[in-house]
Order: sequence, then C1' cells, then structure tokens
RNA sequence: GCGCUGUUAGCUCAGUGGCCAGAGCGUCUGAUUGCAGCUCAAAGGGUCGUUGGUUCAAAUCCGACACGGCGCU
Repeated sequence: GCGCUGUUAGCUCAGUGGCCAGAGCGUCUGAUUGCAGCUCAAAGGGUCGUUGGUUCAAAUCCGACACGGCGCU
C1' cells in the first nucleotide's frame, strides 16, 4: 500500500429498511434477612464509531474517514 472483517447500554452480545432500539451480567432502589448473600419486584443507563449520500422511512443499504483484528505484497 491492497483485500476481508468488526465498531449498538458500564461489560458480553442480539437486532432480515418500518413496532417506543433489546437481552444477559453489572449498577441503584424496595421487599426479604440480626447484617449480608441468594431470591423477588422496580428503576436508571444509548445521539447505534464520525461524516455524507440513497429512500416516504436507515443501527440496517452505499461512499469517505477514524480505531481494532486477520490476511496479502
């Protein structure tokens, strides 16, 4: 330098153009308990890497860029 691939919640990850963007774990609050843990209930947490484009509509399709991984030279 070229090709492929990944980037979504604090962490690990789903999400096939249209539903309010979700799960598990973690965090916080309450119940329970002598205190805690387990368990149960509830809450909070996201400009979907950045930017531009296509579309009535984009996390999803396309381009550029950034960062990580793999390969080629």

Description: Predicted 3D model of a 73-nucleotide RNA (transfer RNA) from Heterosigma akashiwo. The sequence is in RNAcentral, with records from ENA. Rfam family: tRNA. Taxonomically the source falls in Heterosigma (Eukaryota, Sar, Stramenopiles, Chattonellaceae).